About this RNA:
Predicted 3D model of a 74-nucleotide RNA (transfer RNA) from a Mycobacteriales bacterium.
RNA sequence: GGCGGAGUAGCUCAGCCAGGCAGAGCAAGCGGCUCAUAAUCGCUAGGUCGCCGGUUCAAAUCCGGCCUCCGCUA
Numbered sequence: 001g002g003c004g005g006a007g008u009a010g011c012u013c014a015g016c017c018a019g020g021c022a023g024a025g026c027a028a029g030c031g032g033c034u035c036a037u038a039a040u041c042g043c044u045a046g047g048u049c050g051c052c053g054g055u056u057c058a059a060a061u062c063c064g065g066c067c068u069c070c071g072c073u074a
Stems, first nucleotide, its partner, number of pairs: 001073007010026004020057001028044005050066005
């Protein structure tokens, strides 16, 4: 250099193919239960969906370019 994969909450990831309210588990905070703790249950908060642009009434999702990481290859 070429090809492929990945980037979404603090962490691990789903959602993308086939556009339509941004989600789950764990972690965190508060509360219930308990003499108390753990376990367990309920609630809450937490996001420029890697960046820029395009298409569209509407983009995490489609298109183009770029950045970072991983693998294969020369």
Rfam family: tRNA. By type it is a transfer RNA. Gene Ontology term of the family: triplet codon-amino acid adaptor activity. Taxonomically the source falls in Mycobacteriales (Bacteria, Bacillati, Actinomycetota, Actinomycetes). Model confidence (mean pLDDT): 85 of 100.